Predicted 3D model of a 352-nucleotide part of an RNA (small-subunit ribosomal RNA, central domain) from an uncultured Chloroflexota bacterium.
RNAcentral holds the full RNA, with entries from ENA and SILVA.
Rfam family: Bacterial small subunit ribosomal RNA.
Context: one part of a larger RNA
């Protein structure tokens, strides 16, 4: 240079854009750089492969012929890769009709309900728990009716459902906006595919200013159990949840399955479109082809198994990330980053 791997044994980058690189679709021509083929020119020696000799024999030692990288000159080959040129339309993309959708943001608005205030009723408990007690309440609590005030959160629909690249998205309305699926006899003509590095998104939880607080609730004080009890149960409570702007980059950031393309058996939901055929008016239902999402069993084939199985973990290419016994160690030193918290990157001694 060259191995074998990554669903659960180490081992998929938390995701996407995307520059350099590595790869590329179908015909035609030209070049002929790679490649391939001839000749010649090098290509010590020792090794190395036959052949023969020499040590009693073998290692070992002498002789001869041969092979043999790189590299160079001339001639030649044109299928694959390369270049140039030309064309093409299947991949990419766009135009033009339509679809579906908790996809994002931004401003508004509904009603249950908790909780607090304010009245009215009413008159001894409530509350909570295995039972308690802390604790609330005759200054009238809890229970029930009116009203008011705020804060977060959106039942029922709802799904084995949807839609995003992930993280995530869930009352209702209106702005602004992103992808994404079906139809087209339409356009461009290979514009493509990953993607070291780099940028840009990234739940919680934390952090910086200023606001917001209803309920819940680390931390905290009480009650209780226990041997104890810095817990589990219970009453109570602050950060924090919540906005707004700016940070932080983590996660069982999971489908523990990188993305991208082609290729292979059925059989059954289920979301959403496009085509057809019966029925009965429009709508509407059922059958049937057909796309693109989503679930289940399952061929053949992978797998130690488990299990996967057209949403492959089957057969195939192309790019990239990663592993390489266990501990020390998601650790130390360094370096970037960060306001800190930490975070990325990552040893080694020495053990088994």
């Nucleotide at each position: 240079c060259u191995g074998g791997g990554c669903g659960u044994a180490a081992a998929g980058g938390g995701c996407g854009c995307g520059g350099a690189g590595g790869c590329g679709g179908u015909c035609u021509g030209c070049g002929g750089c790679g490649u391939c083929g001839g000749c010649g020119c090098u290509g010590a020696a020792a090794g190395c492969g036959c052949c023969c000799c020499g040590c009693u024999u073998a290692a070992c030692g002498g002789g001869g012929c041969g092979a043999g990288g790189c590299g160079u000159g001339c001639c030649g080959a044109u299928a694959c890769g390369c270049g140039c040129a030309g064309a093409c339309u299947u991949g990419a993309g766009g135009c033009g009709a339509g679809c579906a959708g908790a996809g994002g943001g931004u401003g508004g608005u509904g009603g249950a309900a908790u909780u607090c205030c304010g009245g009215g009723u009413g008159g001894a408990g409530c509350g909570g728990u295995g039972a308690a007690a802390u604790g609330c309440g005759u200054a009238g609590a809890g229970a029930u009716c009116c009203g008011g005030a705020g804060g977060a959160a959106c039942g029922c629909c709802a799904g084995u459902g949807g839609g995003g690249a992930a993280g995530c998205c869930g009352g209702c309305c209106a702005c602004c906006u992103g992808g994404g699926c079906u139809c087209g006899u339409c356009c461009u003509g290979a514009c493509g595919c990953u993607g070291c590095g780099g940028c840009g998104c990234g739940a919680c939880c934390g952090c910086g200013u200023g606001g917001g607080g209803a309920g819940c609730a680390a931390a905290c004080c009480g009650g209780a159990u226990u041997a104890g009890a810095u817990a589990c149960c219970c009453g109570g409570g602050u950060a924090g949840u919540c906005c707004a702007c700016g940070c932080c980059g983590u996660a069982a950031a999971c489908g523990a399955u990188g993305c991208c393309a082609g290729c292979u058996c059925g059989g059954c939901g289920u979301g959403u479109g496009g085509c057809g055929c019966a029925c009965g008016g429009u709508c509407g239902u059922g059958c049937g082809c057909u796309g693109c999402g989503u679930g289940c069993c399952u061929u053949a084939g992978c797998u130690c198994a488990c299990g996967c199985g057209a949403u492959a973990a089957g057969c195939u290419g192309g790019c990239c990330g990663c592993c390489u016994g266990g501990g020390g160690a998601c650790u130390a030193c360094g370096a970037g980053c960060g306001c800190a918290a930490g975070c990325u990157u990552a040893a080694a001694a020495c053990u088994c």